[in-house]
RNA sequence: CAAGCGAAACGGCAAACUUAUCGAAAGAUAAGGACGCAAAACUAUAGGGCCUUACCGAUGAGGAUGGCAGCCAGUUACCGAA
Numbered sequence: 001c002a003a004g005c006g007a008a009a010c011g012g013c014a015a016a017c018u019u020a021u022c023g024a025a026a027g028a029u030a031a032g033g034a035c036g037c038a039a040a041a042c043u044a045u046a047g048g049g050c051c052u053u054a055c056c057g058a059u060g061a062g063g064a065u066g067g068c069a070g071c072c073a074g075u076u077a078c079c080g081a082a
Base pairs, nucleotide, nucleotide: 005080006079012037013036017032018031019030020029021028022027035070041075042074043073047072048071049068050067051066055063056062
């Protein structure tokens, strides 16, 4: 130095839940709040997976063009004990 790994320190993020707003919903944003996280940083037609169904369809089945990366994945990155 690189890869791997995750002790310590400095910092960082923020689940459920509550309130407000947006949305058809899933969900998102802001404030509060911490279950946890070494990538809980970024990436969502153009990897897989999951959620939703306004709309299409026939009223049914089915289907994202709507979402989720704190499911796996891809990319980049702070610190430095064993």

The RNA shown here (c-di-GMP-I riboswitch aptamer) has 82 nucleotides and comes from Alkalibaculum sporogenes. NCBI's taxonomy places the organism under Bacteria, Bacillati, Bacillota, Eubacteriales, Alkalibaculum.